Predicted 3D model of a 74-nucleotide RNA (transfer RNA) from a Candidatus Portnoyibacteriota bacterium. Model confidence (mean pLDDT): 80 of 100. Rfam family: tRNA. The family's RNA type in Rfam is transfer RNA. NCBI's taxonomy places the organism under Bacteria, Bacteria candidate phyla, Candidatus Portnoyibacteriota. RNAcentral holds the sequence, with entries from ENA.
[in-house]
RNA sequence: CGGGCCGUGGCCUAGUGGUCUAAGGCGCUAUCUUGGGGUGAUAGAGAUCAGCGGUUCAAAUCCGCUCGGCCCGA
Numbered sequence: 001c002g003g004g005c006c007g008u009g010g011c012c013u014a015g016u017g018g019u020c021u022a023a024g025g026c027g028c029u030a031u032c033u034u035g036g037g038g039u040g041a042u043a044g045a046g047a048u049c050a051g052c053g054g055u056u057c058a059a060a061u062c063c064g065c066u067c068g069g070c071c072c073g074a
Base pairs, nucleotide, nucleotide: 001073002072003071004070005069006068007067010026011025012024013023018057028044029043030042031041032040050066051065052064053063054062
């Protein structure tokens, strides 16, 4: 320098154009349970989807550029 794949709560993953708000697990907080802890139960907080721009009536999802990570080639 060229090409490919990926980027979604603190962590791991789903969702690949629409019907309602981005879903689940772990973790976290509160309450109950216990003599206390753990386990268990109930409720809750937390991501505008790497950034910017574009296409569309509508974008996490499609397109372009940039940034970051991994891989291949030179």